[in-house]
RNA sequence: GGAGGUGGACGGAGGAUCGCCGGCGGAUACCGGGAAACCGACCGCGGGAGGAAAGUCCGGGCUCCACAGAGCAGGGAGGUCGCUAACGGCGACCCGGGGCGACCCGAGGGAAAGCGCAACAGAAAGCACACCGCCGAUGGCCGGCCUCGGCCGGCACAGGCAAGGGUGAAAUCGUGGGGUAAGAGCCCACGCGCGACGGCCGGGUGACCGGCGGCGCGGCAAGCCCCUUCCGGAGCAAGCUCGAAUAGGGAUGUCGUUUUGGGUGGCUCGCCCAAGGCCUUCGGGACCGGCAUCCGGGUUGAGUGCUCGAGCGGCGCGGCAACGCGUCGCCUAGAGGAAUGAUCCUCACCCGUCCGGCCCGAAGCCGGCUUCGGCCGCCGACGGUUGGACGGGAACAGAACCCGGCUUACAGGCCACUCUGCGG
Repeated sequence: GGAGGUGGACGGAGGAUCGCCGGCGGAUACCGGGAAACCGACCGCGGGAGGAAAGUCCGGGCUCCACAGAGCAGGGAGGUCGCUAACGGCGACCCGGGGCGACCCGAGGGAAAGCGCAACAGAAAGCACACCGCCGAUGGCCGGCCUCGGCCGGCACAGGCAAGGGUGAAAUCGUGGGGUAAGAGCCCACGCGCGACGGCCGGGUGACCGGCGGCGCGGCAAGCCCCUUCCGGAGCAAGCUCGAAUAGGGAUGUCGUUUUGGGUGGCUCGCCCAAGGCCUUCGGGACCGGCAUCCGGGUUGAGUGCUCGAGCGGCGCGGCAACGCGUCGCCUAGAGGAAUGAUCCUCACCCGUCCGGCCCGAAGCCGGCUUCGGCCGCCGACGGUUGGACGGGAACAGAACCCGGCUUACAGGCCACUCUGCGG
């Protein structure tokens, strides 16, 4: 100098003017509202988004509802040990996989409980299988010999085999030897795996060692399932308080008639006629309507919940760490159709163009030297570095009850680490 799909932390700084949201203090003479208290306006002071505020995917606090206990159903989690309020999070370690490495990834319980699945290719895919191939021991057929007991040769029909070839993601362990008609864990040695056992290390998953058993019949649980373990429901639009006008509900008192049909006058109202239900202690009452007083619910709305909390920072101690304990300091948005904005200056950062200084120095020109091969010097493209001027850029994204996580998005630079080129 280059590369990194390596880890971590950050994600502009200072200032001016005008606004917006909420807080505290002041002044209330005037202005607006109100009966007043007071509120608004006014003056002053200080505060005002994030590492993800996002997705709303997990876990908890808080609130209300439900609730004997257990089981079933349904859903989540799943190496071990720890951390934590809890978790599907985090830490350390183990096992497996990837990378030269920093480091990263794992859907990491069970396949001898059961059901199920395996495309294509292939002879055969789960209990077995034979296309090419190998063999002829055994039986069969043919031929020859014969001492008639058999022997030899051929065929590959029955049969034996799975070494080699070939298919596949996967074909029943590998190498060597023995063995055989040919072969095969069929037998043996070594190695690998599996199983139970013993030793040793470790807190544990587990690691290492040893002998034993030929046990080598496998894969998928990210199909169902089994095992272990966890889980009531709804969410701040939770919940609580206050509560106007209008309408509606209830209680009491009081007054009155009341219900239905018809007639009349233009209608309301009134008047007239006719008919009549329920209870009764026969006085009336209730149903109905008006008025008065009171009560409760409740819409718009207002307040509360609401921001001091598993809080943040420093230091010390314990722990490999996550984290815990102690101590000191700090207070850090609370909006509600929803404030946190706009304009500008300076600095820092990134990109581009131009100008200058310095470093390196290819080809070539020029000059010098030459043993005619070349060598040296000047200028010098590209590149690097540094200074200045001008122009442009600056990501992802906006709190909504509060926390702990995860996931996703992200310009740019910073720190550490790893690999690597060149030079000393």
Annotation
A computed fold for a 424-nucleotide RNA from a Myxococcales bacterium, annotated as Bacterial RNase P class A. The coordinates come from a structure-prediction model, not an experiment, and the mean pLDDT is 75. The sequence is in RNAcentral, with records from ENA. Rfam family: Bacterial RNase P class A. Rfam describes the family as follows. Ribonuclease P (RNase P) is a ubiquitous endoribonuclease, found in archaea, bacteria and eukarya as well as chloroplasts and mitochondria. The family's RNA type in Rfam is ribozyme. Gene Ontology terms of the family: dimeric ribonuclease P complex, tRNA processing and ribonuclease P activity. A source record names the gene rnpB.